The RNA shown here (small-subunit ribosomal RNA) has 1467 nucleotides and comes from a freshwater metagenome.
The prediction has a mean pLDDT of 84.
RNAcentral holds the sequence, with entries from SILVA.

[in-house]
């Protein structure tokens, strides 16, 4: 300090993720060793056990025990010391020590403040005269299970009382005082000095109460709260001030949008963690504070509690129990249970710090001081170091095995190990051994402590995670859209650096990931430091109270501001510099710093303040003026439309076309008259005029704003605007009028698959008016209001000024106001641009990912429709602005093209032939499937081909290499057999350049496959398409994708050439160069009778818009003309650019994976590929007379010929057969037909047509049934020009008409491939259909319109709303009852007063109880939207003119999008 992720690709906006740091952490895997911390974040759930508060005999009286002295015969008895135990009394037990549940609050912080209290502690002064009555302990007794509890007797005190005294205090007088009044004491030890205690007063430290400014979390979907509630007297109450509380009395306040009360949450700080800060988040350990101690209530006692280990009541819960009673409180230390992902030992010692009692010795301390457990966190340190293959010198061999890659050469693990040489931090054992202790001396839990020395041996010690990108690190195998990763993006559907495994690699290391949370990145709530014309964001407009902000000039003032000094800012932490543990973590000294509050001086430029002034802002006056501003009256003509009347006579009306309707009862049309309601034509204009909404015929009345001149007047009066309050289009809603014309809704006719639409044809609501509601709209400049500054140019609209002019007009300076262009500047672009989206200040709205939702709930207005406010759980990784490039468009401009028009012939209907497609089969082998598959692969399926099926057969195999052995090979007859094969036999005894060559036999590595996958791939091939396009490279323009170049104006077949141009070159394409044919010339050549012609072969010539002339721009071209065999590319062919379609072929062939290996290889006989209810395609013949038949005679060119082509001759009716000349071919080998002449037919299903059948023949071939071809004769079908559709051709072209040729044994050819003869017609011309090309426009598409997508309905699942109610939590309030407690009073207590006690009564009052409310949670039949889900149904709204522009708002209506009416936008 960024980085992924929206797009084909950019910027831009936005979110989401990651990469840092932290932890009281948890889980995984793992685990050498020390040293410091640190260890219930959840159940303030419940707790067995043991400890955690005592102490003092020098307050007191007593028991018990040992010693002891007098004492005794021994005892008893009494003193004496000592020890121990309960009691009575003192201090202490309010500290330390837990814990955060409660508190939003003077609780905390922090800075000040006064009306206070204070045991023990210091300091000061003074004082302790004199009396008296009880208790417990003990004893004796009584009741109880126990706890404890009575009755009685005795007995001390520093326990309690009473009486004097008083510097204290209270009160009065009074000011030098002075009276009344009230309150004190306790002792002990000692032989004594003397010490320690007591009483009062004063001060002080410490320590605790109290009060106030400021600070302190989140909701307004909480908007009003408050009766002791706010003050005031005056009396209690407290240590002390206060409605703090009590009672009486008066008043009617207080508090709140600067958020009060309500809710929800939270113990508060120093700090900690993060961040560059600013800030955010958090408050565990360690410190100050507070608050609480099972839950709620009290109060006692004391200096201090309203008391964690004290009392009383009352809940609940546990325990005991003889049932009548009683006991108990770990949020102290250890520990158990239980929760929970999660948190230790029922350890050791008071030895040190430190704390109570005590005079002290001491005694108590679970505070504390250490040890135990836990990688929890930090910090250290170790798990060996050198040598040992590199490199240079030397001699020598050498990168070991094993794993894992591989291109099979190798590479990698890897100096890595082995193997040599040191070490010994750790670790074992042994041996010494501190400080921590303060003192003369004793006194150490930790402690077998640190530490220090010796022996011993590399010896006891490495893991986790990750390797697609962000993010350091790649390979191989398996998987194969499974099975799984995964923070985001995304990985897997058979070549997975993403999954799992191995090998290697990277990072961290006693850890290492992972999950969670916080801060950070995030300038993503922005004060530093964001925005609001189109991404989220400007309130529909206006007035205005509060509140923010505010002109010049002086003077005062210090409130903000600045500066100085003082206090405070607890320590600790953090920082900076030392110091001590071997370092370090840790401890520690010092220092700076604690930016904050309070106080004191001081300074005056800003800013508030006050006070005096000014005119530039603002306002008012006066005199013009422009105007569809408002309002209300009054008044016009134009049309429709109805109604009366008259002509008239069949149709109107509507539409892409129709049809409902209207009409012989006279319509429409046309003249006249009526009547009604609504709108105001032209004038009209990016032209006015208003705050917007919105305003138009004319005239009036009232009325608001505004402009402009000139001049006086007030003197900052200003600006902006939370709330509040008014105005607000259409559509809606009330009542009441009103109703021509349109018109939701409603009907009906058409369209339609359907039409709840668009179209027609009636038609009610409303549209008007008049009083109210309503309060929204794309209320849009999608741009809030003021003020100020910042080049112009060119317009319009007022009213005025100057110049000019007879007027008009014009010209020039300014003001307002309205537009259009730019300039700087701004902006993600696009756009703004002085009417700023530029530069500045003020003051208001409003925004912070799509979605879910402008939806729920709730409150609020509204007759209602509904407005306004306005969530969240779920859910995606985007959604979104501009803008490029492409596609596409039932957008647009031009252009081309047999594309269409114009013509000619055909298809399509016949029957044949051929292909597919379907069915059918044991199999009909496979492939090709819109143009771009169907007479295609296949230039020729009877066997064979052949790949398919069935049955028979072989397994190193029909084929290839290599190894070893063996022999010839082969040929002929035989058995079986369909055949491959197979059996017996006879012949044969091998050639060689000596390497081998041909058969056969083992064996094993191979072989082999027309199997799979063309979506793994080369390779070749289609298609747009012979269409004119398709790029670069410098330049420039653009933040950038990208644009110019390649648009533009001509022209062309052409991106073909000119011209203009921020472009200037250039490639690949076109075009030209190649082949053929056309003319002419020259050379050679074969045939030929011939040097010539012709013809074959080679060479050259020619054609260039070269001339001429017209139109264009004088270009380019282009039109017409000469001449020319040919004229604008001269016909034709060859060639086919970037690309696209995952197009086609894995069956031509090559290849990568996968599969198959006695079979998915091979051989082989027979079937099949020829099936046949039907469909489509391409084609031949015809369907006749411009024909058929016979007879006769003409004219090609181009090919092929030796297992060939064949003349000619004979047989035959042909087909063919014999026989055979000639040619390996310019030589031989063919009747070319359409034509022509003649003649028959004469319009029929025929002398047209040949299908289709019979019979006889012929020809290849081993074979002609499945399944060949041809002849001869008989048979003689359909079917007279061919529905919707549709195909080819633009010249030697169609259209006719014959010949050949390749496959070939033959043959299904009508087929392809070429040859040539005969030979047209038509193109006005680009509307329209088709393709295609250039520019452009739109777009929510880019897998690119076969695209996107919208909703309803059905399934599944998730989370919410609603709900008859149910069931809880909490909080409020009324009433009932009311324990302890406290506080008043009364009453008793053996004559009376006091005191104590007792009872009673009244107030208060916790838990409780019955009710009424408030919030809030959970459920809950059911309904009602919403999301997500695989490829379901129905429609096709939306995006191009999305096929009816398309959004809105509002109303009504339909399965659904949705459709329509009425105003409104243009996105």
């Nucleotide at each position: 300090a960024g980085a992924g992720u929206u797009u084909g690709a950019u910027c831009c906006u936005a979110g989401c993720u990651c990469a840092g740091g932290a932890c009281g952490a948890a889980c995984g895997c793992u685990g050498g060793c020390g040293g410091u911390a640190u260890g219930c974040u959840u159940a303030a759930c419940a707790c067995a056990u043991g400890c955690a508060a005592g102490u003092c005999a020098a307050a007191c009286g007593g028991a018990u025990g040992c010693u002891u002295u007098u004492g005794u015969a021994a005892a008893a008895a009494a003193g004496a010391g000592u020890a121990u135990c309960a009691g009575u009394g003192g201090c202490a037990a309010a500290c330390g020590g837990g814990u955060g549940a409660g508190u939003a609050a003077c609780g905390c912080g922090u800075a000040a403040g006064a009306a206070u209290u204070u045991g023990c502690c210091u300091u000061u002064a003074g004082g302790a005269a004199g009396a008296g009555a009880a208790u417990a302990a003990c004893g004796a007794u009584u009741a109880g299970a126990a706890a404890u509890a009575g009755u009685u007797g005795c007995u001390a005190a520093a326990a309690c009382u009473c009486u004097a005294u008083a510097u204290g205090c209270g009160c009065a007088u009074a000011u030098u005082u002075u009276g009344c009044g009230u309150g004190a004491a306790a002792a002990a030890a000692g032989a004594a000095a003397u010490u320690u205690g007591c009483c009062u007063a004063a001060a002080g430290a410490g320590a605790a109460g109290c009060u106030u400014g400021c600070g302190u979390c989140u909701g307004a979907u909480u908007a009003a709260c408050u009766a002791g509630u706010u003050g005031g007297u005056a009396g209690g109450g407290u240590a002390a001030u206060g409605g703090c509380c009590u009672c009486a009395c008066c008043a009617a306040g207080g508090u709140g949008a600067u958020g009060a009360u309500c809710a929800g949450u939270a113990g508060c700080u120093g700090g900690u963690c993060u961040g560059a800060g600013a800030g955010g988040a958090c408050g565990g350990u360690c410190a100050g504070c507070c608050a609480c101690a099972u839950u709620g209530g009290a109060a006692c006692u004391g200096a201090g509690a309203c008391a964690c280990g004290g009392u009383c009541c009352a809940g609940a819960c546990u325990c005991c129990u003889a049932c009548g009673g009683g006991a108990g409180g770990c949020a102290g230390c250890a520990g158990u249970g239980a929760g929970g992902a999660a948190u230790c030992u029922u350890c050791u010692g008071c030895a040190a710090u430190g704390g109570g009692c005590g005079a002290a010795a001491g005694c108590c301390u679970g505070a504390c001081a250490g040890a135990g457990c836990a990688a929890u966190a930090c910090c250290g340190c170790g798990u060996g170091a050198g040598g040992g293959a590199a490199u240079a010198a030397u001699a020598u061999g050498a990168g070991a095995a094993g794993g894992c890659c591989u291109a099979c050469g190798g590479g990698u693990u890897g100096u890595a190990a082995a193997c040599c040489u040191c070490u010994u931090u750790u670790c074992u054992c042994a041996a010494g051994g501190a400080g921590g202790a303060a003192u003369a001396a004793a006194u150490g839990a930790c402690g077998u402590u640190a530490c220090u020395u010796g022996a011993g041996g590399a010896a006891u010690a490495a893991g986790c995670a990750u390797c697609g990108g962000c993010u350091a690190a790649c390979c191989c195998u398996g998987u194969g859209c499974c099975a799984g990763c995964a923070g985001c993006c995304g990985c897997g559907g058979u070549a997975a650096a993403a999954c799992a495994g191995g090998g290697g690699a990277u990072g961290c290391a006693a850890g290492u990931g992972u999950u969670g949370u916080c801060c950070g990145g995030a300038u993503u709530u922005a004060u530093u430091g964001g925005g609001c014309g189109u991404a989220a964001a400007g309130g529909g407009c206006c007035u205005g109270c509060a509140g923010g902000u505010g002109g010049g000039c002086a003077g005062c003032c210090a409130a903000g501001u600045c500066u100085u000094u003082u206090g405070u800012a607890a320590a600790a932490u953090a920082c900076c510099u030392g110091a001590g543990c071997u370092u370090a973590a840790c401890u520690u000294g010092g220092g700076a710093a604690u930016c904050g509050c309070a106080a004191a001086g001081g300074a005056a430029a800003c800013u508030a303040g006050c006070u005096g002034u000014c005119u530039a802002g603002a306002g008012u006056u006066u005199a013009a003026c422009a105007a569809g501003g408002g309002u209300a009256a009054a008044g016009g003509g134009a049309a429709c439309u109805u109604c009366c009347a008259g002509u008239g006579g069949a149709g109107c009306g509507g539409u892409g076309a129709a049809a409902u309707g209207c009409g012989u009862u006279g319509a429409u049309a046309u003249u006249g008259g009526a009547a009604a309601g609504a709108a105001c034509a032209c004038c009209a204009a990016u032209g006015g005029c208003g705050a917007a909404a919105g305003c138009a015929c004319u005239u009036u009345g009232c009325u608001a704003g505004g402009u402009u001149a000139a001049a006086a007047c007030u003197g900052a009066c200003a600006c902006u605007g939370a709330g509040a309050g008014g105005c607000g289009a259409a559509a809606g809603c009330u009542a009441g009028g009103g109703g021509a014309g349109c018109a939701a809704a409603c009907a009906g006719g058409a369209u339609u698959a359907g039409a709840u639409a668009c179209c027609c044809u009636g038609g009610u609501a409303g549209u008007c008016c008049u009083a109210g509601c309503a309060g929204u709209a794309a209320a849009c400049g999608a741009u809030g209001g003021a003020u100020a500054c910042u080049a112009g140019a060119c317009g319009u609209u007022g009213a005025g000024c100057g110049c000019c002019u007879g007027a008009a007009a014009g010209c020039g300076a300014g003001c307002a106001a309205u537009g259009u262009c730019a300039u700087a500047g701004c902006u993600a672009a696009c756009g703004c641009g002085u009417u700023a989206a530029g530069u500045a200040u003020c003051c208001c709205g409003c925004c912070u990912g799509g979605g879910g939702a402008g939806u729920a709930c709730g409150c609020u207005c509204g007759c209602a429709a509904g407005g306004g406010u306005g969530a969240a759980a779920c859910u995606c990784a985007a959604a979104g602005g501009a803008a490029u490039u492409g596609a596409c468009g039932g957008g647009g401009a031009c252009c081309u093209g047999c594309a269409c028009a114009a013509g000619c012939g055909g298809u399509g209907g016949a029957a044949c032939a051929u292909g597919u497609g379907g069915u059918u089969u044991a199999a009909u082998u496979c492939g090709a499937u819109g143009c771009a598959a169907c007479a295609c692969g296949a230039a020729g399926a009877a066997c064979c081909u052949u790949a398919c099926c069935a049955g028979g057969a072989c397994u190193u195999g029909a084929c290839a290499u290599g190894a070893a052995g063996a022999g010839a090979a082969g040929u002929c007859a035989u058995u079986u057999g369909a055949a491959a094969a197979u059996u017996u036999g006879a012949u044969g005894u091998g050639c060689u350049a000596c390497g081998g060559c041909c058969u056969c036999u083992u064996a094993c590595a191979c072989a082999g496959g027309u199997g799979g996958u063309g979506c793994a791939u080369g390779g070749c091939u289609g298609u747009c398409g012979u269409c004119a396009g398709c790029u670069c490279g410098u330049g420039u323009c653009g933040u950038g994708a990208g644009a110019u170049g390649u648009u533009g104006g001509g022209u062309u077949a052409a991106g073909u050439c000119c011209c203009g141009c921020a472009a200037c070159g250039a490639g690949c394409g076109u075009a030209a160069c190649c082949c053929u044919c056309g003319u002419u010339u020259c050379u050679a050549g074969u045939u030929u009778a011939u040097u010539a012609g012709u013809c074959u072969a080679g060479a050259a010539a020619g054609a260039c818009u070269g001339c001429c002339g017209g139109c264009c721009a004088u270009a380019a071209g282009u039109c017409g003309g000469a001449g020319g065999a040919a004229g604008g590319u001269g016909a034709g062919g060859a060639u086919g650019a970037c690309g696209u379609c995952a197009a086609g072929u894995c069956a031509u062939c090559a290849u990568g994976c996968c599969c198959c290996u006695u079979a998915u290889g091979u051989c082989c006989u027979g079937g099949g590929c020829u099936a046949c209810a039907c469909a489509c395609g391409u084609g031949u013949u015809a369907c006749a007379a411009u024909g058929g038949g016979u007879a006769u005679g003409a004219c090609a060119a181009a090919a092929a010929g030796c297992a060939g082509c064949a003349a000619g001759u004979u047989u035959g009716u042909a087909a063919a057969a014999a026989c055979g000349a000639g040619c390996g071919a310019a030589u031989c080998u063919a009747u070319a037909a359409a034509c022509a002449u003649a003649u028959c037919c004469c319009c029929a299903g025929u002398u047209c047509g040949g299908a289709u059948u019979g019979u006889a023949g012929g020809c290849u071939g081993c074979a002609a049934c499945u399944c060949g071809c041809c002849u001869a004769c008989a048979u003689a079908a359909a079917g007279u020009u061919g529905g919707a559709a549709u195909c080819g051709c633009u010249a030697g072209u169609a259209a006719u008409c014959g010949c050949a040729g390749g496959u070939c044994a033959g043959c299904u050819a009508u087929a392809c491939u070429g040859c040539g003869g005969u030979g047209a017609a038509u193109c006005c011309g680009u509307u329209c259909c088709c393709a295609g090309g250039u520019c452009u426009u739109g777009u929510a598409c880019a897998c690119a319109c076969c695209g996107c997508c919208c909703g309803u309905c059905a399934c599944a699942c998730c989370a919410u709303g609603g709900g008859a109610g149910c069931u809880g939590a909490u909080u409020u309030u009324g009433c009932c009852a009311g324990a302890a407690g406290a506080u008043a009073u009364u009453u008793c207590u053996a004559g009376c007063c006091a005191a104590a006690g007792a009872a009673a009564u009244a107030u208060u009052u916790a838990a409780g109880g019955c009710g009424g409310g408030g919030u809030u949670g959970g459920u809950g039949a059911u309904c009602g939207g919403g999301g997500u889900g695989a490829a379901g149904u129905c429609g096709u709204a939306a995006c191009a003119a999305g096929g009816u522009a398309g959004c809105u708002g509002u109303a009504c209506u339909g399965g659904a999008a949705g459709g329509u009416g009425c105003g409104g936008c243009u996105g």